[in-house]
Predicted 3D model of a 72-nucleotide RNA (transfer RNA) from Candidatus Uhrbacteria bacterium CG10_big_fil_rev_8_21_14_0_10_48_11.
């Protein structure tokens, strides 16, 4: 240079186009403990950016961005 795939909380990873985007691990506060661990309650925390179909988009399209892979 062509071609494919990937982008989701701090990590890691779920979501048929429809209810507040759930779960683990971390983190926070409170219980519990004499203290720290474990334990148990709760909390905070995210859909790379932009546009386009749609009554609606994390989800389908297009472009950009970055990461990755075959290829010459």
């Nucleotide at each position: 240079g062509g071609c494919c795939c990937c982008a989701u909380c701090g990590u890691c990873u779920a979501a048929u186009g429809g209810u507040u985007a759930g779960g683990a691990c971390g983190u926070c506060a409170g219980g519990u403990u004499u203290u720290c661990a474990u334990c148990c309650u709760g909390g905070a925390a995210a859909u790379a950016g932009g546009g386009g179909u749609u009554c609606g988009a994390u989800u389908c399209c297009c472009c950009u961005u970055g990461g990755g892979g075959c290829u010459a």
Its Rfam family is "tRNA". Rfam describes the family as follows. Transfer RNA (tRNA) molecules are approximately 80 nucleotides in length. Rfam links the family to the GO term triplet codon-amino acid adaptor activity. NCBI's taxonomy places the organism under Bacteria, Bacteria candidate phyla, Candidatus Uhriibacteriota. The prediction has a mean pLDDT of 81. The sequence was found in a public genome assembly.